Record summary
The part of an RNA shown here (large-subunit ribosomal RNA, domain II) has 682 nucleotides and comes from a Pirellulales bacterium. It matches the Rfam family "Bacterial large subunit ribosomal RNA". Its family is annotated with ribosome and structural constituent of ribosome in the Gene Ontology. The RNAcentral record of the full RNA draws on ENA.
Context: one part of a larger RNA
RNA sequence: UCCGGCGAGUUACCGUUCGUGGCUCGGUUAAGGUCUUACGGACCGGAGCCAUAGGGAAACCAAGUCUUAAUAGGGCGACAUUGUCGCGGGCGGUAGGCGCGAAACUGCGUGAUCUACCCAUGGGCAGGUUGAAGCGCGGGUUAAACUGCGUGGAGGACCGAACUCACUUGGGUUGAAAACCGAGGGGAUGACCUGUGGGGAGGAGUGAAAGUCUAAUCAAACGCAGAGAUAGCUCGUUCUCUCCGAAAUAACUUUAGGGUUAGCCUCGAGCAACUAUUUAACGGGGGUAGAGAGACUGAAUCGGAUGGGGGCCCAUUCCAGGGUACCUCACUGAACCAAACUCCGAAUACCGUUAAAACUAUCUCGGGAGUUAGUCUACGGGGGAUAAGCUCCGUGGUCGAGAGGGAAACAACCCAGAUCGUCGGCUAAGGUCCCAAAGUAAUACUCAGUCACGAAGGAAGUUGAACUGCAGUGACAGCCAGGAUGUUGGCUUAGAAGCAGCCACCAUUUAAAAAGUGCGUAACAGCUUACUGGUCGAGCAGUUCUGCGCCGAUAAUGAACGGGAGUAAGUAUUACACCGAAGCCGCGGGAUCCAGUAAUGGAUCGGUAGGAGAGCGCUGUAGGGGAGAUACAAGCCAUACGGUAACGAGUGGUGUCGGCCCCUACAGGUGAUUAUGCCGGA
Repeated sequence: UCCGGCGAGUUACCGUUCGUGGCUCGGUUAAGGUCUUACGGACCGGAGCCAUAGGGAAACCAAGUCUUAAUAGGGCGACAUUGUCGCGGGCGGUAGGCGCGAAACUGCGUGAUCUACCCAUGGGCAGGUUGAAGCGCGGGUUAAACUGCGUGGAGGACCGAACUCACUUGGGUUGAAAACCGAGGGGAUGACCUGUGGGGAGGAGUGAAAGUCUAAUCAAACGCAGAGAUAGCUCGUUCUCUCCGAAAUAACUUUAGGGUUAGCCUCGAGCAACUAUUUAACGGGGGUAGAGAGACUGAAUCGGAUGGGGGCCCAUUCCAGGGUACCUCACUGAACCAAACUCCGAAUACCGUUAAAACUAUCUCGGGAGUUAGUCUACGGGGGAUAAGCUCCGUGGUCGAGAGGGAAACAACCCAGAUCGUCGGCUAAGGUCCCAAAGUAAUACUCAGUCACGAAGGAAGUUGAACUGCAGUGACAGCCAGGAUGUUGGCUUAGAAGCAGCCACCAUUUAAAAAGUGCGUAACAGCUUACUGGUCGAGCAGUUCUGCGCCGAUAAUGAACGGGAGUAAGUAUUACACCGAAGCCGCGGGAUCCAGUAAUGGAUCGGUAGGAGAGCGCUGUAGGGGAGAUACAAGCCAUACGGUAACGAGUGGUGUCGGCCCCUACAGGUGAUUAUGCCGGA
C1' cells in the first nucleotide's frame, strides 16, 4: 500500500413543538388490589397532576388587581378560551450523551536483583624502576650543626599486564548488538577495583551536582482505581433520489479560530393594509461631486505705493532728523489652495403622494438550522509612498456553493447559469493561413517582424492638415568673383591692429562690405562669415497639430505572437458572410409546483453548510400467503434481463438437510474508499 471483517447521534426521565388517536356537560390514573388464561391482559383504585381566574414580594383582593395621596396615568389580566391522556417525529435539558485522542490531578499499592550513596563481611592487583625518613660506620665540632659511604624501603611516586575506565578515530546505524566491534588511549597500593548479605522511595530517596540515577521509563518511577477525568482543539462519522437553499455582517462577550441575540436559509400555519417591489409623474429636505474667492475661516506666490510698530546704521547736549537688499501688521493689483472653508451647487440616492405593472414577494406566528476566518474585480474613499496578490470602509459583480465557451495554460476577468437524450438548427464572447471549426472584398497606413510588455526624454523616419515668410523683377543649395576706405576707432596694455577686456558703434567709396560671425597670431599676417554681383532655373525655408513607426530597452539553464509561419495572415475604417457554448430553438422522455372536472396548458428543475420530502436494502418479531420429492432454499460462481437511483429478477453450475421467499405491520447492535482507526491476510 492493497484485500476481508469490525467500527461513530443511542437509551431513560423531564420540557417544548408538530402529526395522529381516545374522551371532552373536563381529561387522566400512581402505588396497591381482585380475576384470568394462549401470561398477552381485563377490572377496581381519583391519592395526585393538568385545565377551569387573574393581579401582587406578600398580607390580600378579585374580572379585576398592582403601583399610588389619587376615582389620574401606567403594568399585567378579563372582554376575545378548548383542554387532557396515550403513541410517533423534530429539538432542548439532566445524565459519559456521536466516536476515538491528551499533557496532567488524586488515592492505594509494587519496586534499590539495573543504577546512585551508605553499612557489614570477604577477595584481587604479573613484572620492572625510583630510593624519603630512620639507623650504622667514617670525616668534622669543645659539644652540636654539617657531610661521605652504606643500610633501609616511604609514596593518592614512575613504566607496564590482569583488572577497571571510556579520550580519539574507522566500522556498525531496517546493527551480530535497543550502545557493539577494530586500532590506539587513561588509571593500575588507591578518594582503587570487586563478590556476597543488608539499608533508606515517589514531591520521596540518592547525588565529588550532570536535573544525574531510582529495573532499556525520570523537571517527579511503575501498577491498579476515581475514570468513559476534561479537551471552546484535531481527525473521522457508513444507502439513494426529489424540492428549496445560506453566511463569512451588527451588538455584547477575560471576547477575538468559542459563544448569545439579531440579520440571511428552510418547513408549517395565517391573513391585514393595495404593505413591500419596479416604472412614470408630482412634491420634499439636503450640502456630496463640481465650482468659488470684494461671502466667512484659514493657507499661500509675485508685485505696488503709502502708513503703524520694532530692529540696524548715520547724526545728535536735548528736542527733533536722515537712511535702510532687516522683521512684522494693515492697504492695494494680479494669479491661486482647503476632509475638519462655503456666497453657490448638481447627477444619483432617500422620504412622501398618485397611477400602472406584477401576482410574486413583503409581513405575522410557530418548529429546525447553518453562518459570524471570506476572496478577487470595477467604481467612491481612509491608512501606506495617489507602493503591495497590502490594509480598513462603502456600492455593484464573480468565486465561495458554478459546470460549459473564450483569455495558450489561468477560483475571483469576458460570454453564459448544466433536468435527461439527440451523428438537427441559430447565436454570445472570441475568432475564420496551418496546427484547429470558420473569409472574402474595398480604401488607406506601417518596413519596425512594429504587430507580439514599457516611461521621461531624443531624432531632416514617414502620412495627413493648418499657418507664416521668400520666389521667373530669378528664391533656396552649390559654383565663380568681390567683401573696401578714414583706421592699428578711443581707452587699457609690454603688445591689443575687427576678434583678452572697457567705452562708443560714426563717417566715406559703393552693386555690396560689421568700429566685425567664427578659426588663427606674441602682436600683425592668414582663412572665413554677414553683405553684394554673376552663373543656374523652380520651388525653398520655418512653425504648429496629427496617424503609424525608430532609439531609449541591461540578469543570471532557453524562450515577452501558444508554435509554425506571415509584409499581411500587421494596423485603421467599411461591407457582406461563416465558425463558435451544457446559452436559445426543434424533436422525444422524466420530475416539482400552479391552473383545470378532465384532456391538457404554463412556469420551474447548477448547488457547499443547512432545512423539508419520498424511497431502496439488512437482521429479527407477529399475522396472512407461497415454492418444494427429479427435492427445495440460503450462500458462492457465470450471465448479453428490468428499474430514474439505492437496487431487483430469470437461467445454468455448485451446494446433502440447515431453512427460504412474497405481502402487511412493528422493533433495531441497520448500510464505510478514509478516524497516523482495530483484528486477520497478501